[in-house]
């Protein structure tokens, strides 16, 4: 200085670690209406937020036991779709992400009203 991402600024304190207020910004909980709610069969692993972070379909490896059209895990590949960046011809060419984490039995939308966040990580 730039880049994801809401994650910036603006006052105070301060044991300099950080903490406190407000202001953008971002999330969540919350009528009325509308949505869901009906009946039968199956399976059953409750359900739910933050996010681009999800679907299928293909063979490998390991591991387990009742040895099968098995179940658990791991990495690869191919399609679909979703998301970021750059150059430049401002729309498409290329390249990369498709991960973490939370509530705790509970919650659709959603006005008043409540509540919390304001990191982190790379070039």
């Nucleotide at each position: 200085c730039g880049c994801c991402g809401a994650g910036u600024c603006g006052c105070c304190c301060u044991c300099c670690g950080g903490g406190g207020c407000g202001a953008g910004c971002c999330g969540g909980g919350g009528a009325c209406c509308c949505a869901c709610c009906g009946c039968a069969c199956c399976a059953c692993u409750g359900g739910g937020g933050u996010g681009a972070a999800c679907c299928c379909c293909c063979g490998c490896c390991g591991g387990c036991c009742g040895c099968g059209u098995g179940c658990c895990g791991g990495a690869g590949g191919g399609g679909g779709c979703g998301g970021g960046c750059u150059g430049c011809u401002u729309g498409u060419c290329g390249c990369c992400c498709g991960a973490a984490c939370c509530c705790g039995u509970c919650a659709g939308c959603u006005g008043a009203c409540c509540c919390g966040g304001u990191a982190g990580g790379c070039g």